Context: one part of a larger RNA
RNA sequence: UGACGGGGGCCCGCACAAGCGGUGGAGCAUGUGGUUUAAUUCGAAGCAACGCGAAGAACCUUACCAGGUCUUGACAUCAGAGUAAAGACUCUAGAGAUAGAGGGAUAGAUAUACUCAAGACAGGUGGUGCAUGGUUGUCGUCAGCUCGUGUCGUGAGAUGUUGGGUUAAGUCCCGCAACGAGCGCAACCCUUGUCGUUAGUUACCAGCAGUAAGAUGGGGACUCUAACGAGACAGCCGGUGACAAGCCGGAGGAAGGCGGGGAUGACGUCAAAUCAUCAUGCCCCUUAUGACCUGGGCUACACACGUGCUACAAUGGACGGAUCAAAGGGAAGCGAAGAGGCGACUUGGAGCGAAACUCAAAAACCCGUUCUCAGUUCGGAUUGCAGGCUGCAACUCGCCUGCAUGAAGAUGGAAUCGCUAGUAAUCGCGGAUCAGCAUGCCGCGGUGAAUACGUUCUCGGGCCUUGUACA
Numbered sequence: 001u002g003a004c005g006g007g008g009g010c011c012c013g014c015a016c017a018a019g020c021g022g023u024g025g026a027g028c029a030u031g032u033g034g035u036u037u038a039a040u041u042c043g044a045a046g047c048a049a050c051g052c053g054a055a056g057a058a059c060c061u062u063a064c065c066a067g068g069u070c071u072u073g074a075c076a077u078c079a080g081a082g083u084a085a086a087g088a089c090u091c092u093a094g095a096g097a098u099a100g101a102g103g104g105a106u107a108g109a110u111a112u113a114c115u116c117a118a119g120a121c122a123g124g125u126g127g128u129g130c131a132u133g134g135u136u137g138u139c140g141u142c143a144g145c146u147c148g149u150g151u152c153g154u155g156a157g158a159u160g161u162u163g164g165g166u167u168a169a170g171u172c173c174c175g176c177a178a179c180g181a182g183c184g185c186a187a188c189c190c191u192u193g194u195c196g197u198u199a200g201u202u203a204c205c206a207g208c209a210g211u212a213a214g215a216u217g218g219g220g221a222c223u224c225u226a227a228c229g230a231g232a233c234a235g236c237c238g239g240u241g242a243c244a245a246g247c248c249g250g251a252g253g254a255a256g257g258c259g260g261g262g263a264u265g266a267c268g269u270c271a272a273a274u275c276a277u278c279a280u281g282c283c284c285c286u287u288a289u290g291a292c293c294u295g296g297g298c299u300a301c302a303c304a305c306g307u308g309c310u311a312c313a314a315u316g317g318a319c320g321g322a323u324c325a326a327a328g329g330g331a332a333g334c335g336a337a338g339a340g341g342c343g344a345c346u347u348g349g350a351g352c353g354a355a356a357c358u359c360a361a362a363a364a365c366c367c368g369u370u371c372u373c374a375g376u377u378c379g380g381a382u383u384g385c386a387g388g389c390u391g392c393a394a395c396u397c398g399c400c401u402g403c404a405u406g407a408a409g410a411u412g413g414a415a416u417c418g419c420u421a422g423u424a425a426u427c428g429c430g431g432a433u434c435a436g437c438a439u440g441c442c443g444c445g446g447u448g449a450a451u452a453c454g455u456u457c458u459c460g461g462g463c464c465u466u467g468u469a470c471a
Base pairs, nucleotide, nucleotide: 001471002470003468004467005466007465008464009463010462011461012460013459015455016454019419020418021417022416023415026310027309028308029307030306031305032304033303034301035300042053043052064296065295066294067293068292069291070290073121077120078119080116081115082114083113084112089102090101091100092099093098123285124284126283127282128281132279133278134274135273136272137270139268144183145182146181147180148179149178150159151158152157163174164173165172189262190261191260192259194230195229196228197227198226199225200224204219205218208217209216233256236250237249238248239247240246312412316371317370318369319368320367321366328359329358330357333352334351338347339346340345378409383404384403385402386401387400388399389398425447426446427445428444429443430442431441
């Protein structure tokens, strides 16, 4: 000087407390451990691994296993010889890779492609993340981390950065052997909340005409769209404070004290993660640790854990009616009306590269009817049969529909998690990936709470100080 303390002081955070809803019990989904296996590819490991890499394993992917094959190679460059096509198509053998055969047609000539033999070399998702770059997590969006000059100290170092106030903040004010500065904080960026100007189609419709319908004429008011502006600054008033920084209350205002949300992550820590995104040193393999193919596996299942979904019901289930979003996607695509089917879906093909057409039905909510507290008209696992869709192909191993079946489950022990407002809870909608496959992930809106006395305690963190046999 740090680090640490079941030392002290001050302060903060859904850290506790106050509340609301969960997890832990059940069934299922998914990840992991374990076990099994020819293989169940590999990585991730307290917080910060475990719906994580994987924004989507039937083949492919695929790295694993079994079998069948290749050896200058599936891919790149160089040089030699040969062919004129190569490729595609058809036939034969085969599980295919592959091997053999066939016919017709065409551009082109320093080329291109193929074949042959021999090399240089290719190739490696082989090892080392403790050799590395790059990228990322984490403490933590915590308020810190440093430097120059000066001064003090023999020196390591200190000072500044401490102190008194204040702030979300090393934020600002005052003081001070310090005076300044840099990286962080804040602001500048995006979005949302109010208004104005400009603009008016594909969006809008107040008044006029008109209709089944903003269909149409028309309008430029309103909504909306999208560009530019205005607006909030402790600016005004009162109180308080040290005449400061600021804090408390009020007015006006769409908004008030950082208005809400996002992006943005200092010096560093964990030899943290990643050699399997990529790049890369060294080591290793080179008729194999490389390459191709078929099939299997990654989907196994006495069990254990994590994360979720659905429930256990009446604030509910079922049936009928009425009715209100936002944000997105669409051309090998979205696919309307109409028709068929109980339905998944099929048929159909209008329109639309989309403020135009379409996915598209929002759901909860609301109004009626019924059930009447039951393992039930709750719950839907499991299983049987019959179908639909995608795709060469759904046996291993996809999703969906109908009929039948109708399990556990009576609100969950110890323990533990999230959340302070348009939040929690609850309700549906969209997107990426994607042929198909979503309870996951990323977004969108609808309905919409309770509670916070407070900082004694638990956890994490910041500043000052103290002790230390630790570095």